Large-subunit ribosomal RNA, domain II from a Bacteroidia bacterium, 687 nucleotides, folded computationally. The prediction has a mean pLDDT of 84. RNAcentral holds the full RNA, with entries from ENA. Rfam family: Bacterial large subunit ribosomal RNA.
Context: one part of a larger RNA
RNA sequence: GCCUACGAGUUACUCUUCACUAGCAAGGUUAAGUACUUAAGGUACGGAGCCGCAGCGAAAGCGAGUCUGAAUAGGGCGAUUGAGUUAGUGGAGGUAGACGCGAAACUUUGUGAUCUACCCUUGGUCAGGAUGAAGUUUGGGUAACACCACAUGGAGGUCCGAACCGGUAAACGUUGAAAAGUUUUCGGAUGAACUGAGGGUAGGGGUGAAAGGCUAAUCAAACUGAGAAAUAGCUCGUACUCUCCGAAAUGUUUUUAGGAACAGCGUCAGGAUAGUUUUGUAUAGGUAGAGCUACUGAUUGGGCAAGGGGGUGUCACAACCUACCGAACCCAGACAAACUCCGAAUGAUACAAAAUGUUUCCUGGCAGUGAGGCCUUGGGUGCUAAGGUCCAAGGCCGAGAGGGAAAGAACCCAGACCAACAGCUAAGGUCCCAAAAUCUAGAUUAAGUUGAACUAACAUGGUGUUACUGCUUAGACAGCUAGGAUGUUUGCUUGGAAGCAGCAAUUCAUUUAAAGAGUGCGUAACAGCUCACUAGUCGAGCGGUAAUGCGUGGAUAAUGAACGGGCAUAAAAUCUAGUACCGAAGCUUUGGAUUGUGCAGUAAUGCACGAUGGUAGGAGAGCAUUCUGUAGGCGCCGAAGGUGAGACGUGAGUCUUGCUGGAGCGUACAGAAAAGCAAAUGUAGGC
Repeated sequence: GCCUACGAGUUACUCUUCACUAGCAAGGUUAAGUACUUAAGGUACGGAGCCGCAGCGAAAGCGAGUCUGAAUAGGGCGAUUGAGUUAGUGGAGGUAGACGCGAAACUUUGUGAUCUACCCUUGGUCAGGAUGAAGUUUGGGUAACACCACAUGGAGGUCCGAACCGGUAAACGUUGAAAAGUUUUCGGAUGAACUGAGGGUAGGGGUGAAAGGCUAAUCAAACUGAGAAAUAGCUCGUACUCUCCGAAAUGUUUUUAGGAACAGCGUCAGGAUAGUUUUGUAUAGGUAGAGCUACUGAUUGGGCAAGGGGGUGUCACAACCUACCGAACCCAGACAAACUCCGAAUGAUACAAAAUGUUUCCUGGCAGUGAGGCCUUGGGUGCUAAGGUCCAAGGCCGAGAGGGAAAGAACCCAGACCAACAGCUAAGGUCCCAAAAUCUAGAUUAAGUUGAACUAACAUGGUGUUACUGCUUAGACAGCUAGGAUGUUUGCUUGGAAGCAGCAAUUCAUUUAAAGAGUGCGUAACAGCUCACUAGUCGAGCGGUAAUGCGUGGAUAAUGAACGGGCAUAAAAUCUAGUACCGAAGCUUUGGAUUGUGCAGUAAUGCACGAUGGUAGGAGAGCAUUCUGUAGGCGCCGAAGGUGAGACGUGAGUCUUGCUGGAGCGUACAGAAAAGCAAAUGUAGGC
């Protein structure tokens, strides 16, 4: 992992409540017990008790009233409005383990020191080698000591190193040879050493050269039994079918935030008669917008200007000046969630009409939900960041399948009762993958731009279109040929300044077809080259400005990869217009199922118009298993069970039959449950 078996809303109660069924009814009902019997669906007595018929008050008590109160007031709760009760079944609650499994823990009774920690008693063990303390003898030495030397001696938590004890490093081992080992290596090895045997200390206790270590493979409180089915607002699991409806992830409160109470939203039953949409009329409002010499606040420039600063001036005033500041006022411009002289659209409320047809409301039974999410729009917060966060309005997912977007909860289209080898469409598409146009007409793009994520400022003589405008056969524009001069090196400045460092200007004048007191390069300054300007040649268009279409650069991310791919250039790209076609579980057609309403019918049933996605959840109808009762059956001429085949039913399932099997088993109507398995790291067995 698979198979088989087992495995979770049960049972009790004179408990509470609601619904249905039945009896009796202002009443209903017996309990214990007794008697009887045909012994079970028992019968008959038994009225104690309980509920109801009256309430109010703490109570005494009073009573359709009563309590409070001084009250005959007011107020509170009642009456004036009458249905209960007993039993059964079902839904839910309560008390019990209360749908099942699951803690870590707590309390208490005991068992453990044969492991290990420490201690006590009594024993045992430590190859070999090295070093050479004190002391001592002898010799030297001293006044005497001290001291020195050679010997001797044999100390030490001394040294090296086996046994023994340990466990430093690495490798192996890791379903191991082993629930801690093996190999190599390494530490101690006469000591606070190691070790045998016997004994002691016990669970909030022991023991601990102290690591929260050890206390029998268990230790921040051992193990065993019991309380005990502890408790678990938590996790997981919770078993057959079909039909109808169908949520919530919000508000308030919460030692509350992943729980709950009440409300909201669902369903079922009963009752009531509303509800919704559109149009019209009428209301309130201060948002969007707008505006501000209409307030509050903020604000730019200019004018005018009270006042102030600075300066001149004076004995002091005065007076004068000012590239300074500047209230108020005027002109122009412009801002505001907590500004408003104004002011919509939507939305809200009321009434009326029309449409729709229970969608609305009330009461009661039963819930679930109270983690929501994304998209569009209006806002707060944040960075006008976030697949961010908090509100509001709408949609969708949640609980929604189908088609499109390559692939995708939410985007676009569209809401799946069932069947069909029928048709039409939506979004989106029509060269091939791949259903349908290599469709029609006209443009653009040359960048593979583009071909369904997305890209800026800025730059662009890439190219199309539009408008305005200048020059042009009296010859434009570009090219080529030639000229481009003189006064003069203008004046000033300067070391120099000659068209060309700089300053000045009547930038003049002359000759000219034309030629600046000079457009740029150049020189120290000249020189030199060139331009403007002119002529000739050539022979038809050439420039400027603005707007705009499509392109180009800008262009950068980590494996190679952002048309889905192939591929596509008068497109299969982009823009404009059009006609066909394809395309879904949409719509239609044909047949069928269930169900609501209406009509017809005694009914069966028929017809018409609708409905039938669905998680939590509510409601309804059924299938199967085991046992019991009643009735009626089957079976050795083959029951149950097993294994094939066929048929029927929307389905759970049922029926028939072949083979196997070898003794019991169905059907109808009722009743009762140990009543349905895929999951619980489920339990047991097998493989």